Glycine riboswitch aptamer from Enterocloster bolteae ATCC BAA-613, 82 nucleotides, folded computationally. Model confidence (mean pLDDT): 76 of 100. RNAcentral holds the sequence, with entries from Rfam and Ribocentre. Lineage of the source: Bacteria > Bacillota > Lachnospirales > Enterocloster > Enterocloster bolteae. The model forms 90% of the base pairs in the Rfam consensus. Rfam family: Glycine riboswitch aptamer. Rfam links the family to the GO term glycine biosynthetic process.
RNA sequence: UUGAUGAAUUCGGGAGAGAUUACCGCCAGGUAACGCCGAAGGGGAUGCGCAAACUCUCAGGCAAAAGAAUCGAAUUCGGACG
Numbered sequence: 001u002u003g004a005u006g007a008a009u010u011c012g013g014g015a016g017a018g019a020u021u022a023c024c025g026c027c028a029g030g031u032a033a034c035g036c037c038g039a040a041g042g043g044g045a046u047g048c049g050c051a052a053a054c055u056c057u058c059a060g061g062c063a064a065a066a067g068a069a070u071c072g073a074a075u076u077c078g079g080a081c082g
Base pairs, nucleotide, nucleotide: 001082006077007076008075009074010073011072012071013070018034020033021032022031023030024029035062036061037060041058042056043055044054
């Protein structure tokens, strides 16, 4: 000097599934029942092994808002390889 894997921050895109029923409430919302979703998080087994976008729904979610795996861009840390 080049600037890999990785990590953090910001911005943008970001799916699925009952605006169900009953009760309380001025509204927002809350509780319960049944029915569903898989993409915060978490658990699980298979696989040679680690895992996972596979699987399970404990949590979460099922108008909007919020959140959201993951993807793109920028910045920062770091410094593999040359």